[in-house]
RNA sequence: GCCAGGAUAGCUCAGCGGCAGAGCAGCUCACUCGUAAUGAGCAGGUCGAGGGUUCGAUUCCCUCUCCUGGCUCCA
Numbered sequence: 001g002c003c004a005g006g007a008u009a010g011c012u013c014a015g016c017g018g019c020a021g022a023g024c025a026g027c028u029c030a031c032u033c034g035u036a037a038u039g040a041g042c043a044g045g046u047c048g049a050g051g052g053u054u055c056g057a058u059u060c061c062c063u064c065u066c067c068u069g070g071c072u073c074c075a
Stems, first nucleotide, its partner, number of pairs: 001071007010024004018055001026042005048064005
C1' cells in the first nucleotide's frame, strides 16, 4: 500500500430503513437477625466523526479516524 471484518449503555453483545434493546454491573424496594441468593422496579445512549440519498438513516452510499485479521513489500 491492498483486501475483509468491526466501532451501539460502565462491560459483553443483538438490532441492519419506520418509537434504540438484552444479559451482567449500578441504584431503590421486598424477603432475611444480617449478608448472599431470589423477586419487583428505576436509571443509564451525540449508535466512532463528517457529508450524501430518503418523507424518514444506528441501518443504504462516499470520505476520514481507530481496532482485529489476511496479502504484498526486494531491484
A computed fold for a 75-nucleotide RNA from a Spirochaetaceae bacterium, annotated as transfer RNA. Taxonomically the source falls in Spirochaetaceae (Bacteria, Pseudomonadati, Spirochaetia, Spirochaetales). Its Rfam family is "tRNA". It is annotated as a transfer RNA. Model confidence (mean pLDDT): 81 of 100.